[in-house]
RNA sequence: GAUAAAGGCGAACACGUUGCAAGGCGUGGGCGCAAAGCCACGGGUCAGAGCUGGUCUCUGGUAGCCGGGUUGCCGAA
Numbered sequence: 001g002a003u004a005a006a007g008g009c010g011a012a013c014a015c016g017u018u019g020c021a022a023g024g025c026g027u028g029g030g031c032g033c034a035a036a037g038c039c040a041c042g043g044g045u046c047a048g049a050g051c052u053g054g055u056c057u058c059u060g061g062u063a064g065c066c067g068g069g070u071u072g073c074c075g076a077a
Base pairs, nucleotide, nucleotide: 001074008033009032013028014027015026016025017024018023031064037070038069039068041067042066043065044062045061046060047059048058049057050056051054
C1' cells in the first nucleotide's frame, strides 16, 4: 500500500470433542482480515469462585475490542 500476482488466515452456523462456565480444539463452512501471525504487559469485556458486598479480591478466557511489544510474505507507481 495497486482494481497486480502468489500464498495465508477463517466469522456466523452444523457436527464431533473438551471444560463448572466463559471458552478451546478438529472437520465442514466462508463473514470478513495486510499482521484476523505470536505475546494477556495496560485498559475493556466475558465466565467461575470468595466475602469484606464493591471503583473489591482471586482464578480462567478473549490477540476477530483498543493500545503496546515482537516477528514476518508480496510489491507497481
c-di-GMP-I riboswitch aptamer from uncultured Nitrospira sp., 77 nucleotides, folded computationally. The sequence is in RNAcentral, with records from MGnify. It matches the Rfam family "c-di-GMP-I riboswitch aptamer". Its family is annotated with cyclic-di-GMP binding in the Gene Ontology. The source organism's lineage runs through Bacteria, Pseudomonadati, Nitrospirota, Nitrospirales and Nitrospira. Its mean pLDDT, the model's own confidence on a scale to 100, is 85.